[in-house]
Context: one part of a larger RNA
RNA sequence: CGUUAGAAAUUUGAGUGGCCCUGACCCUAGUACGAGAGGACCGGGUCGGACUGACCGCUGGUGUACCGGUUGUCCCGCCAGGGGCAUUGCCGGGUAGCUACGUCGGGAUGGGAUAAGCGCUGAAAGCAUAUAAGCGCGAAACCCGCCACAAGAUGAGAUUUCUUUAAAGGAUCGUGGGAGAUGACCACGUUGAUAGGCCACAGGUGGAAGUGCUGUAAAGUACGUAGCCGAGUGGUACUAAUUAUCCGUCAGG
Numbered sequence: 001c002g003u004u005a006g007a008a009a010u011u012u013g014a015g016u017g018g019c020c021c022u023g024a025c026c027c028u029a030g031u032a033c034g035a036g037a038g039g040a041c042c043g044g045g046u047c048g049g050a051c052u053g054a055c056c057g058c059u060g061g062u063g064u065a066c067c068g069g070u071u072g073u074c075c076c077g078c079c080a081g082g083g084g085c086a087u088u089g090c091c092g093g094g095u096a097g098c099u100a101c102g103u104c105g106g107g108a109u110g111g112g113a114u115a116a117g118c119g120c121u122g123a124a125a126g127c128a129u130a131u132a133a134g135c136g137c138g139a140a141a142c143c144c145g146c147c148a149c150a151a152g153a154u155g156a157g158a159u160u161u162c163u164u165u166a167a168a169g170g171a172u173c174g175u176g177g178g179a180g181a182u183g184a185c186c187a188c189g190u191u192g193a194u195a196g197g198c199c200a201c202a203g204g205u206g207g208a209a210g211u212g213c214u215g216u217a218a219a220g221u222a223c224g225u226a227g228c229c230g231a232g233u234g235g236u237a238c239u240a241a242u243u244a245u246c247c248g249u250c251a252g253g
Base pairs, nucleotide, nucleotide: 001152005163006162007161008160009159010158011157015149016148017147018146021049022048023047024046025045026044027043033038051106052105053104054103055102059100060099061098062097066093067092068091069090070089071086072085073084074083075082076081110144111143112142117137118136119135120134169247170246171245172244173189174188175187176186177185194240195239196238197236198235199234200233201232203229204228205227210223211222212221213220214219
């Protein structure tokens, strides 16, 4: 821009893409078969491999804005307590998120039409013949079925609702996000829990500072599951989403 008034939402599916794998073992059954050795079809079940989708409750990884330990040095006048730098200085852990080595799922069941192949009926050709007319069975291949996209499918589809005009609706702007390079998408904008703050909890670290006590001291210990705490969960208008502006009307004669 189109889809022939403009919108909001829900859809149909022409079409397109994806998937399509496979092993071992057990039962049937040491049965059928076979002198024996050996050893099934058919059917049922269990456990796997690789591939693939989703997810983070579990096991782990990461986690340079979380906690702790510790070395050197500079600084906060000194002690104590802290801060900067040294690869995040080094080291031990670790929330959310993201993840695999973790967890759950998938290939199916089934239908249609067939290939090779196997048949029924059956003439030409009184027989025979699966074929000439006709009718069946039959494969991971084909068409459906399963998953995803999909009306620019210009053949532009359908349904519901809204608006008849300063309209419905949309955008700008702002607060943000499991969305994201930017656009876009999604949530919210006081009739408000959108983000921050605060409160509580979960969770992490692992027992703060200070003071007392014990010890010559290093240090230990009590107050005290202490102190601190990023992203998590719930709540709470304290802060910021103020006020407002723009687009949208053109159809038919």
This is a predicted structure of a 253-nucleotide part of an RNA (large-subunit ribosomal RNA, domain VI) from Zeaxanthinibacter enoshimensis. Its mean pLDDT, the model's own confidence on a scale to 100, is 88. It matches the Rfam family "Bacterial large subunit ribosomal RNA".